[in-house]
Context: one part of a larger RNA
Molecule: small-subunit ribosomal RNA, central domain
Organism: soil metagenome
RNA sequence: CUGGGCGUAAAGCGCGCGUAGGCGGGUUAUUAAGUGAGAGGUGAAAUUCCAGGGCUCAACCCCGGAACUGCCUCUCAUACUGAUAGUCUUGAGUGAGGUAGAGAGAAGUGGAAUGGCUGGUGUAGCGGUGAAAUGCGUAGAUAUCAGUCGGAACACCGGUGGCGAAGGCGGCUUCUUGGGCCUUUACUGACGCUGAGGCGCGAAAGCUGGGGGAGCGAACGGGAUUAGAUACCCCGGUAGUCCCAGCCGUAAACGAUGGAUACUAGGUGUCGGGGGUAUCGACCCCUCCGGUGCCGCAGCUAACGCACUAAGUAUCCCGCCUGGGGAGUACGGCCGCAAGGUUGAAACUC
Numbered sequence: 001c002u003g004g005g006c007g008u009a010a011a012g013c014g015c016g017c018g019u020a021g022g023c024g025g026g027u028u029a030u031u032a033a034g035u036g037a038g039a040g041g042u043g044a045a046a047u048u049c050c051a052g053g054g055c056u057c058a059a060c061c062c063c064g065g066a067a068c069u070g071c072c073u074c075u076c077a078u079a080c081u082g083a084u085a086g087u088c089u090u091g092a093g094u095g096a097g098g099u100a101g102a103g104a105g106a107a108g109u110g111g112a113a114u115g116g117c118u119g120g121u122g123u124a125g126c127g128g129u130g131a132a133a134u135g136c137g138u139a140g141a142u143a144u145c146a147g148u149c150g151g152a153a154c155a156c157c158g159g160u161g162g163c164g165a166a167g168g169c170g171g172c173u174u175c176u177u178g179g180g181c182c183u184u185u186a187c188u189g190a191c192g193c194u195g196a197g198g199c200g201c202g203a204a205a206g207c208u209g210g211g212g213g214a215g216c217g218a219a220c221g222g223g224a225u226u227a228g229a230u231a232c233c234c235c236g237g238u239a240g241u242c243c244c245a246g247c248c249g250u251a252a253a254c255g256a257u258g259g260a261u262a263c264u265a266g267g268u269g270u271c272g273g274g275g276g277u278a279u280c281g282a283c284c285c286c287u288c289c290g291g292u293g294c295c296g297c298a299g300c301u302a303a304c305g306c307a308c309u310a311a312g313u314a315u316c317c318c319g320c321c322u323g324g325g326g327a328g329u330a331c332g333g334c335c336g337c338a339a340g341g342u343u344g345a346a347a348c349u350c
Stems, first nucleotide, its partner, number of pairs: 003322004007304002012318001014201004021194003025088007033081002035077008048066003052062003091191001092188003095184005103177007110154001115149007125136002162169002206247006215241002220236004258317006266295011299306002323350003332343004
């Protein structure tokens, strides 16, 4: 060193693209590097082990054998791995024909509602709460009608519905654009899987510059409550929330479950597409492919539960864990305008 693990006990990187590397479909031939067999050389002595012997024994010493698990050379074998050359189509990709969708970006546009302003009607209250008060109102509020301005969000449809790698995405229209699924089997012919570093994307809050600001609303002020009330409730209200450009790079970034492939009872719902049956046709029914849910067998699990969307049975690759606290701290490095992020200890202690 060879270990055991990672849904909830410690442990899956927030997600993707991809470099090196690791691993990799069927078949033919060659080669013989790995691999296997045989032979030779070497593997100093001492040490070690086994047997025998010498000091009265032992330690110690002597002698014989084994061992020295390794390396080198030659010969042979060719199943597997590798290498080289060829070939194949099922993996992967391309084409053709269809198709669903809040996938992304940009521009335009609509109605309801809240708020403001102007004018009309109208008069003494309104608002708020458990009850109140602060607050607003005779300088005419609340209510109501008409007009107008502005910002933000899109009721119903709406759904364990859809799309996206994740974060996430919801009024309508147009433009630009990514991916998926189904059918076909025309083309390429292993072009694949994973992925240390690296690069990119990444909710909210926060930061920089410029704009915008209706509602909401950290901080803050006031009113209540209370023993107090730096809260919960109420009246206000600034950053912010919105837009453009640039940072930040975190999260219970969760399915607390990395990716890929294959295999392993069923039942039932739903979304997208195909085939068949039937029909005037749409349904209905049968069936295939892809998604998304529920129930459930074998199996697995400490249990809970998982169960063809596995946490089952296997293979490949990556990441991560190794008692609690100290501590995701200190120091150093890297990144950042800052806030901070990332990498990440030890003493000590139980």